[in-house]
Predicted 3D model of a 265-nucleotide RNA (Bacterial large signal recognition particle RNA) from a soil metagenome.
């Protein structure tokens, strides 16, 4: 140096979850095979996935060791948030009165306020109206024999002239049955309106009377009076979250260094 094997090698790491050890699961890096298994779980046991196929192989690619350092886990403490528990008017602000100033709208063509009578509202009973419902009136159909008129033919009685009774057919109607504007009456009721009682009455609208000067809005000021949760402020119990910051642990990728077989030519 070349051949061919062979140990190895086809990611890794953090969490979780386990006696623990590694998956599948979540998450960081990072590209580095397939195919069953598998979260109240799968497979192992300190040699710690199991089974079963495939590449690649002694070196830039295994293996160790050192530096970097994404990423990530625990603890602390101090900030900022939030949410709960107390407290404070000797913080602010609000509410609500009270004093006082001016502004507006109304107001002897009668202001607040009272009094009386009414409607609006409910119950009940009626009148008229409209709706609805069958019902009657109207119109159509409508009877082999057990409805009627008229009864051809035919049958019967008679010498004859006449008579009888009568089936289809026609006609009209009875029960039934189908229909319809209007009209008549009946029935019905969270339908309309009116009149009569009887309730209700906070409020609305009206009149009538009493009376005899205000009333009603908002507005602005005050070392004014009350109220601690009425809305914030403070402070406080107590819980939670999260960025900055300490520490600790554990580490990908990257980077240097050393290490390491067989067999034959």
């Nucleotide at each position: 140096c070349g051949u061919g094997c062979u140990a190895g090698g086809c990611g890794g790491g953090g969490u979780g979850c386990u006696a623990g050890c590694g998956g599948u699961g979540c998450c960081c890096u990072g590209u580095a095979c397939c195919c069953g298994c598998a979260a109240a779980c799968c497979g192992c046991u300190c040699u710690a996935g199991c089974g079963g196929g495939g590449c690649u192989g002694a070196a830039u690619u295994c293996c160790c060791u050192c530096u970097c350092g994404a990423g990530g886990g625990g603890c602390c403490a101090a900030g900022g948030c939030c949410c709960u528990u107390g407290g404070u008017c000797a913080g602010c602000g609000c509410u609500c009165c009270c004093u006082u100033c001016g502004u507006g709208g109304u107001g002897u063509c009668g202001a607040u306020g009272g009094u009386c009578c009414g409607g609006u509202c409910c119950c009940g009973c009626g009148g008229c109206g409209a709706u609805g419902a069958a019902g009657g009136c109207c119109c159509g159909u409508g009877a082999a024999c057990c409805a009627g008129g008229u009864c051809a033919g035919g049958u019967c009685c008679g010498g004859a002239a006449g008579g009888a009774a009568g089936c289809a057919g026609c006609c009209u109607u009875a029960a039934g049955c189908g229909g319809u504007c209007a009209c008549c009456g009946u029935c019905a009721g969270g339908c309309g309106u009116u009149g009569c009682g009887g309730g209700a009455g906070u409020g609305c609208c009206a009149g009538a009377c009493c009376g005899g000067a205000g009333u009603c809005a908002g507005g602005a000021a005050g070392c004014g009076g009350c109220g601690g949760c009425c809305g914030c402020g403070c402070c406080u119990c107590g819980g939670g979250c999260u960025c900055c910051g300490g520490u600790u642990u554990c580490g990908a990728c990257a980077g240097a260094g050393g290490g390491u077989g067989c067999a034959c030519g």
Overview: The sequence is in RNAcentral, with records from MGnify. The prediction has a mean pLDDT of 78.